About this RNA: The prediction has a mean pLDDT of 82. This is a predicted structure of a 75-nucleotide RNA (transfer RNA) from Candidatus Beckwithbacteria bacterium CG23_combo_of_CG06-09_8_20_14_all_34_8. Rfam family: tRNA. From the family's description: Transfer RNA (tRNA) molecules are approximately 80 nucleotides in length. The RNAcentral record of the sequence draws on ENA. The organism belongs to Candidatus Beckwithiibacteriota, within Bacteria.
[in-house]
RNA sequence: GGCAGGGUAGCUCAGUGGUAGAGCAGAGUCUUCAUAAGGCUAAGGUCGCGGGUUCGAUACCCGCCCCUGCUACAA
Numbered sequence: 001g002g003c004a005g006g007g008u009a010g011c012u013c014a015g016u017g018g019u020a021g022a023g024c025a026g027a028g029u030c031u032u033c034a035u036a037a038g039g040c041u042a043a044g045g046u047c048g049c050g051g052g053u054u055c056g057a058u059a060c061c062c063g064c065c066c067c068u069g070c071u072a073c074a075a
Stems, first nucleotide, its partner, number of pairs: 001071007010024004018055001027041004048064005
């Protein structure tokens, strides 16, 4: 350099055009003499960045950045 996969909540991941979700963690609360476990509630997001297509983009197209794997050439 080429090819492939990935980037979404603090972490691990889902979602493949029509209001962004789950589990865990953290917060509050119930329960308990207390703790743990468990239940309930709420919060938490520039969907990597910039453009394009579309009535509408996390999703489709283009460019760039970052991560992982495979692979070629030169010195």